[in-house]
RNA sequence: GUCUAUCUUCGGGGCAGGGUGCAAUUCCCGACCGGCGGUGAUGAGAUGAUGUUUCUCUAAGCCCGCGAGCCUUUUGGGGCAGGAUUUGGUGCGAUUCCAAAGCCGACAGUACAGUCUGGAUGGGAGAAGAUGGAG
Numbered sequence: 001g002u003c004u005a006u007c008u009u010c011g012g013g014g015c016a017g018g019g020u021g022c023a024a025u026u027c028c029c030g031a032c033c034g035g036c037g038g039u040g041a042u043g044a045g046a047u048g049a050u051g052u053u054u055c056u057c058u059a060a061g062c063c064c065g066c067g068a069g070c071c072u073u074u075u076g077g078g079g080c081a082g083g084a085u086u087u088g089g090u091g092c093g094a095u096u097c098c099a100a101a102g103c104c105g106a107c108a109g110u111a112c113a114g115u116c117u118g119g120a121u122g123g124g125a126g127a128a129g130a131u132g133g134a135g
Stems, first nucleotide, its partner, number of pairs: 002134009017029003031115002033105002035066004043057004061103002069080004085101005107118003
């Protein structure tokens, strides 16, 4: 370092200001937010030493997947529901870099909700660690 069993801890952010109205953080103007794994040409560091090596950290809401909801189950899983990107630049190579303009966001409640309240002191993709076992 790999596989495996058990356990522990961790594991989501956001309507300022204004308009209409009896009533809206739900409509309108405007504001704000971006879970987890992968990929990756960014950036940083270490090593190496003159043309490039190796390693570590970091890097996508809209590229590929996963999670939160509902049903079912032989608890391995299966099914349903559920969102979104273009243009230009550089380059061998970018839907990831740079620039610009866009777009999206479960369920229940309520004046129509990504942001409020609720299921939820829940669950969870996963992350880190401890102990035992295997080769």
Predicted 3D model of a 135-nucleotide RNA (FMN riboswitch aptamer (RFN element)) from Mesobacillus subterraneus.
Model confidence (mean pLDDT): 80 of 100.
Of the family's consensus pairs, 97% are formed in the model.
Its Rfam family is "FMN riboswitch aptamer (RFN element)". Rfam links the family to the GO term FMN binding. About the family: The RFN element is a highly conserved domain that is found frequently in the 5'-untranslated regions of prokaryotic mRNAs that encode for flavin mononucleotide (FMN) biosynthesis and transport proteins. This element is a metabolite-dependent riboswitch that directly binds FMN in the absence of proteins. In Bacillus subtilis, the riboswitch most likely controls gene expression by causing premature transcription termination within the 5' untranslated region of the ribDEAHT operon and precluding access to the ribosome-binding site of ypaA mRNA.The FMN riboswitch structure, reported in present an FMN-bound six-stem junction, adopts a butterfly-like scaffold, stapled together by opposingly directed but nearly identically folded peripheral domains.